[in-house]
RNA sequence: GCCGCUUUAGCUCAGUGGUAGAGCACCGCUUUCGUAAAGCGGGGGUCCAGGGUCCGAAUCCCUGAAGCGGCUCCA
Numbered sequence: 001g002c003c004g005c006u007u008u009a010g011c012u013c014a015g016u017g018g019u020a021g022a023g024c025a026c027c028g029c030u031u032u033c034g035u036a037a038a039g040c041g042g043g044g045g046u047c048c049a050g051g052g053u054c055c056g057a058a059u060c061c062c063u064g065a066a067g068c069g070g071c072u073c074c075a
Stems, first nucleotide, its partner, number of pairs: 001071007010024004018055001026042005048064005
């Protein structure tokens, strides 16, 4: 330099045009002598950034950024 993949809640991830979600974590309650476990409830989001298409974009297209992997060149 070229190619591919990834980027969504604190963490790990799902969701691939039509209301943004799960598990764990966190907070509260129930339960217990107490703790853990378990159950119920709650808070938490610039869907990497910018632009475009569309009635409507996390989702499709373009450009860029970061990370991972592969290939190639030079030394």
A computed fold for a 75-nucleotide RNA from Fimbriiglobus sp., annotated as transfer RNA. Rfam family: tRNA. By type it is a transfer RNA. Rfam describes the family as follows. Transfer RNA (tRNA) molecules are approximately 80 nucleotides in length.